[in-house]
Molecule: transfer RNA
Organism: Streptomyces malaysiensis subsp. malaysiensis
RNA sequence: CGGGAUGUAGCUCAGUAGGAAGAGCGCCCGCUUUGGGAGCGGGAGGUCGCAGGUUCGAGACCUGCUAUCCCGAC
Numbered sequence: 001c002g003g004g005a006u007g008u009a010g011c012u013c014a015g016u017a018g019g020a021a022g023a024g025c026g027c028c029c030g031c032u033u034u035g036g037g038a039g040c041g042g043g044a045g046g047u048c049g050c051a052g053g054u055u056c057g058a059g060a061c062c063u064g065c066u067a068u069c070c071c072g073a074c
Stems, first nucleotide, its partner, number of pairs: 001072007010025004019056001027043005049065005
């Protein structure tokens, strides 16, 4: 320098024919228990890597940039 993959909640990941964001674990509160754990119920937590574009509407499509990883070249 060229090509490819992946960036979504604190962590691991879903969401792929565009209709507006979820799960598990973790965290907080309550119930239960003498207490803890387990169980049950509820809750908080996300500018979907960044910036533009297309669209009535973008996590998704297009462009640029960026971080990590892989391959190739020098």